[in-house]
RNA sequence: UUCUUAUGAUGAGAGGCGGAGGGACUGGCCCUUUGAAGCCUCGGCAGCGGACUCAGAUGAUGAGUACUGUGCCAAUUCCAGCAGGCGUUUGCCUGAGAGAUAAGAA
Numbered sequence: 001u002u003c004u005u006a007u008g009a010u011g012a013g014a015g016g017c018g019g020a021g022g023g024a025c026u027g028g029c030c031c032u033u034u035g036a037a038g039c040c041u042c043g044g045c046a047g048c049g050g051a052c053u054c055a056g057a058u059g060a061u062g063a064g065u066a067c068u069g070u071g072c073c074a075a076u077u078c079c080a081g082c083a084g085g086c087g088u089u090u091g092c093c094u095g096a097g098a099g100a101u102a103a104g105a106a
Base pairs, nucleotide, nucleotide: 001106002105003104004103005102006101007100013042014041015040016039017038021031022030023029025081026080027079028078043073044072045071047070048069049068050067051065052064053063054062055061077098082095083094084093085092086091
């Protein structure tokens, strides 16, 4: 990097350095000098894999611990994008796609 599978309306930020961008892309709409991105420190959340504990029947499975590998800590993945249905002024619902993360594989 590609493929497969699973998940997504829950949850969780302070300080220091830094100094203008950020929210993947496009369009909207937002955040931001009352300090963006990035880096560091400490803290937190609990999704996936591992470990452990409990329940269960030694299984399947479920619940938990935050120890370990990752991930995450504005707004539903911020909303929409393609297709279908409903309503029609804005709109609502379902599915797909895209993107994100984890696990496995090449």